[in-house]
RNA sequence: CGAUAAAGGCAAACUCGUCGUGAGGCGGGGACGCAAAGCCAGGGGUCUUGUUUUGAGAUCGCCCAGCUGCCGA
Repeated sequence: CGAUAAAGGCAAACUCGUCGUGAGGCGGGGACGCAAAGCCAGGGGUCUUGUUUUGAGAUCGCCCAGCUGCCGA
């Protein structure tokens, strides 16, 4: 850097169960897609909640940054 390669991997929406005030998380089913759709809440963005003063939380499959990983035309 990313293939009409090889071995694989992950799992959107939706749905069932469960936790949470909520955003949303977890597990099962399911695949829209993904070359990091692996980890990370550090900086932004967006969202929830409280206060209307300071806050607290969610989202990494929104972006940037950091760390790590398979293959090699």
Molecule: c-di-GMP-I-GGC riboswitch aptamer
Organism: soil metagenome